Predicted 3D model of a 100-nucleotide RNA (Glycine riboswitch aptamer) from a marine eukaryotic metagenome. The coordinates come from a structure-prediction model, not an experiment, and the mean pLDDT is 82.
[in-house]
RNA sequence: CUGUUGGAGAGCGAUGCGGACCAGUGGGUUCCGUGUCCACCGAAGGGGCAACCCGCCGGCGAUGUGCCGACGGCGAAUCUCUCAGGUUCCAGGACAACAG
Numbered sequence: 001c002u003g004u005u006g007g008a009g010a011g012c013g014a015u016g017c018g019g020a021c022c023a024g025u026g027g028g029u030u031c032c033g034u035g036u037c038c039a040c041c042g043a044a045g046g047g048g049c050a051a052c053c054c055g056c057c058g059g060c061g062a063u064g065u066g067c068c069g070a071c072g073g074c075g076a077a078u079c080u081c082u083c084a085g086g087u088u089c090c091a092g093g094a095c096a097a098c099a100g
Base pairs, nucleotide, nucleotide: 001100002099003098004097005096006095011038013037014036015035016034017033018032019031020030021028022027039087040086041085045083046081047080048079053073054072055071057069058068059067060066
């Protein structure tokens, strides 16, 4: 990397538009797509950071190569943010197992 398998969470929310279907000139206890709004989820992706380490400044110490503090850099996640994505089924899905 590929294949197979497993794989959580959160409204089938409101409303407008379009389509399908039923009906036949009145429309719909239906379904799908999409715009907006509200409420939520975190396990596609993405953002943030701790120690350590490095640089630099200051203080303390001294047979020493250290200690403390500030600033800057590097820096992880299943943590966190909720941009993106998601909230019936399907699909997706971090991660794991097996095989190659």